[in-house]
RNA sequence: CACCGAUAAGGGCAAACCCGUUCGAAAGGCGGGGACGCAAAGCCACCGGUCUAAGGGCGUAACGGCCUAGGACAGCGGGGUCGCCACU
Numbered sequence: 001c002a003c004c005g006a007u008a009a010g011g012g013c014a015a016a017c018c019c020g021u022u023c024g025a026a027a028g029g030c031g032g033g034g035a036c037g038c039a040a041a042g043c044c045a046c047c048g049g050u051c052u053a054a055g056g057g058c059g060u061a062a063c064g065g066c067c068u069a070g071g072a073c074a075g076c077g078g079g080g081u082c083g084c085c086a087c088u
Base pairs, nucleotide, nucleotide: 002088005085012038013037017033018032019031020030021029023028036075042081043080044079046078047077048076049073050072051071055068056067057066058065
């Protein structure tokens, strides 16, 4: 440098669920508890996907309704990027 996750050590992260939140319109985020799992479950919304629809648009007598991401998910897949240990 490349490959790789059998095995070992030290560790790391933390789904569901519960509590909190003078963060958010929501999806969701964040903090505490908790562990289903994870070798990138570190980081980045570039591509596909999914969620939400405040604002905007359409529509209605009005409400309901429909569309829409510039919001969100990196623990949906791909890609990019940085990196610990072990192996060859």